[in-house]
This is a predicted structure of a 73-nucleotide RNA (transfer RNA) from Longispora fulva. The sequence is in RNAcentral, with records from ENA and Rfam.

RNA sequence: GACAGGGUGGCCGAGUGGCGAAGGCACCAGUCUGCAAAACUGGAGAUCGCGGGUUCGAAUCCCGUCCCUGUCU
Numbered sequence: 001g002a003c004a005g006g007g008u009g010g011c012c013g014a015g016u017g018g019c020g021a022a023g024g025c026a027c028c029a030g031u032c033u034g035c036a037a038a039a040c041u042g043g044a045g046a047u048c049g050c051g052g053g054u055u056c057g058a059a060u061c062c063c064g065u066c067c068c069u070g071u072c073u
C1' cells in the first nucleotide's frame, strides 16, 4: 500500500430501512435469610467510532475519515 472482517450501555453481544436498539454478566432496590450467598421480582444505564449524504424515516444504504484484527504485497 491492496483486500476482507469489525468498532452498539461498565464488559460481552444481537440487530441488515420503520415503532420504545434484544439478551447475558456487572450495578442499584426489594422479597427471602439470624447475617450473607444463591434464587426470585423490579429498576437505572447506549441514539450505535467520527463527519457528511440518500430517504417521510438510517445502527442498518452511499461517500470520506480514524481505530482494531487477519490475509497479501
Stems, first nucleotide, its partner, number of pairs: 001072007010025003018056001027043005049065005
Rfam family: tRNA. Its family is annotated with triplet codon-amino acid adaptor activity in the Gene Ontology.